A computed fold for a 99-nucleotide RNA from an uncultured Bacteroidota bacterium, annotated as SAM riboswitch aptamer (S box leader).
[in-house]
RNA sequence: GACUUAUCAAGAAAGACGGAGGGAUGGGCCCUAUGAUGUCUUGGCAACCUUUAAAGAUGGUGCCAAUUCCCACUUCAAAAGAUUGAAGGAAGAUGAGAA
Numbered sequence: 001g002a003c004u005u006a007u008c009a010a011g012a013a014a015g016a017c018g019g020a021g022g023g024a025u026g027g028g029c030c031c032u033a034u035g036a037u038g039u040c041u042u043g044g045c046a047a048c049c050u051u052u053a054a055a056g057a058u059g060g061u062g063c064c065a066a067u068u069c070c071c072a073c074u075u076c077a078a079a080a081g082a083u084u085g086a087a088g089g090a091a092g093a094u095g096a097g098a099a
Stems, first nucleotide, its partner, number of pairs: 003097006013042005021031003025072004043064003048060002051055001068091001073088006
């Protein structure tokens, strides 16, 4: 990197370093020198694996702005239309599994 499967409306931040972009992609809309993204430390959330007396936790991951921030494709409904709503899918993220 590709495959299978489950979940994605809830939850959870301080400090140090550092110094300009970041939120996967396109559009929108946001965050950001009142210091983002990132790295480290500490703390926390959660319950996928693990453990067990099924408890929130011994350990392994994961996560801690905004619903996966919203929309992308298809179908249905409403509307003259812009558009709005619903369902499904795609893409993405994470866990577990297998080659």
The coordinates come from a structure-prediction model, not an experiment, and the mean pLDDT is 80.